[in-house]
The prediction has a mean pLDDT of 83.
Predicted 3D model of a 75-nucleotide RNA (transfer RNA) from an uncultured Opitutia bacterium.
It matches the Rfam family "tRNA". Gene Ontology term of the family: triplet codon-amino acid adaptor activity. Rfam classes the family as a transfer RNA.
């Protein structure tokens, strides 16, 4: 250089093109407990950027960015 795959809460991970974008862990608050731990309840937190298609895009298409894998060249 060429080809492929991936990108969503702090982390991991769901979501037929129509959900208030869900769950687990973690964080925080509260309850329980003599204390700690456990357990229970709750709160905050996310769609990489842009364009297009569409009545409607996290989802489909294109471009870019980043990550990752393969491959070529290395005279």
């Nucleotide at each position: 250089g060429c080809c492929g795959c991936c990108a969503u809460c702090g982390u991991c991970u769901a979501a037929c093109g129509g959900u208030u974008a869900g769950g687990a862990c973690g964080a925080c608050u509260g309850a329980u407990u003599c204390u700690c731990a456990u357990u229970c309840a709750g709160u905050a937190a996310a769609u990489c950027g842009g364009a297009g298609u569409u009545c409607g895009a996290u989802u489909c298409u294109c471009c870019g960015u980043g990550g990752u894998g393969g491959u070529a060249c290395c005279a």